[in-house]
Context: one part of a larger RNA
């Protein structure tokens, strides 16, 4: 619990789809439930309020009045909201034509590099560090040349770039597939916005079964450092990292900024599509729409800063906050194989 708020002070749900609900464009007619007006009934007394009166005053009491913010029925009004009927096209959807993109899925395939294996050349070192040592090497290492195996990641392009709802997406290629944008415009005719529950997706890590395993590397072992060194540095190294299927469902899941619509000075980049002028053309200039950055006006802000991609001005819907610690703990419920997740207190204390 009124209210005030949520970029950084407590506070935007990780993201989407969507149920109920809430909210909802323009015009006409009808109705009169909401709404408004008039008059009527009722709204007991006491109490509250006003005036007067009785106890010496007051409290208290008595009388009169007002009021009782409400309900019921009635007569009207018809702007707004709802319902009903009809119509419209500016919202939303949509036919056609385009180009852009690491958007998603599956298969195929390429080169560089690391490691390992076998061979050649070759000989005493290599490696590593602040310096070293552990380690590797005369059973021939390191270096170098050509051959082979295997796994993972894709240098340059690369961007202040692009795509996606978010998580996220980067060699090439084929197939399957989602979305956005631009141009032009038939059609539908409010079909819209949001969204409690619900459902889907969801980095890394972790878990289950089966595969795979080059490099890297928790744990672990050793070498150093140090007073110690369960670390930082070095030599190794197993889970894991990769694939398939299934689960977990978290994050500084961040723009620490929910979604939608409308309105409000400018300047300057990048990116996608279009129009115009000049031009043979590349391209430049002007301009429209979409996206993505920077700087700034008004305004906002505690300040920092934000500033047509708002944190400005408004409306609609959802989520959330209400002193610090205790505590994202306990208990209960629910989900999970487990780890744990979600929901989520109190005593006490400052």
């Nucleotide at each position: 619990u009124u209210g005030g708020g949520c970029g950084u002070a407590a506070a935007g749900g990780g993201c989407g789809c969507g149920u109920a609900g809430g909210c909802g464009g323009c015009c006409u007619g009808a109705c009169a439930a909401g709404u408004c007006a008039g008059g009527g009934g009722u709204g007991a007394a006491a109490u509250c309020c006003c005036u007067c009166a009785g106890c010496u005053c007051a409290a208290c009491u008595g009388a009169g009045g007002a009021g009782c913010u409400g309900c019921c029925g009635u007569u009207g009004a018809a702007a707004c909201c709802a319902c009903c009927a009809g119509g419209c096209u500016a919202g939303a959807g949509g036919c056609u034509g385009g180009g852009a993109g690491a958007g998603g899925g599956u298969g195929g395939c390429g080169g560089a590099a690391u490691u390992c294996c076998g061979g050649g050349u070759g000989u005493a070192g290599c490696g590593g560090u602040g310096a070293a040592a552990u380690g590797c090497g005369u059973a021939g290492a390191u270096a170098u040349c050509g051959g082979g195996a295997g796994g993972a990641a894709c240098a340059c392009c690369g961007g202040u770039g692009g795509c996606g709802a978010a998580g996220g997406c980067g060699a090439c290629u084929a197939c399957c597939u989602g979305g956005a944008c631009c141009a032009a415009u038939a059609c539908u005719g409010a079909c819209g916005c949001u969204g409690a529950g619900g459902c889907u997706c969801g980095a890394a890590g972790g878990c289950g079964u089966g595969g795979g395993g080059a490099g890297c590397a928790a744990a672990c072992a050793g070498g150093a450092u140090u007073a110690g060194a369960u670390a930082c540095c070095c030599u190794g190294g197993u889970a894991g990292u990769c694939c398939a299927c299934a689960c977990u469902g978290u994050a500084a899941a961040c723009g620490a900024u929910g979604g939608g619509c409308a309105c409000u000075c400018g300047g300057u980049g990048c990116u996608g599509c279009g129009g115009g002028u000049g031009u043979u053309g590349a391209c430049c200039c002007c301009u429209g729409c979409g996206g993505u950055g920077c700087c700034u006006u008004a305004g906002c802000u505690a300040a920092c800063g934000c500033g047509u991609u708002a944190a400005g001005u408004g409306c609609c819907c959802c989520g959330c906050c209400u002193g610090g610690g205790g505590a994202g703990u306990a208990c209960g419920g629910u989900c999970g194989c487990a780890a744990g997740g979600c929901u989520g207190a109190a005593a006490c204390u400052c």

Predicted 3D model of a 350-nucleotide part of an RNA (small-subunit ribosomal RNA, central domain) from an uncultured prokaryote.
Model confidence (mean pLDDT): 90 of 100.
Rfam family: Bacterial small subunit ribosomal RNA.
The RNAcentral record of the full RNA draws on ENA.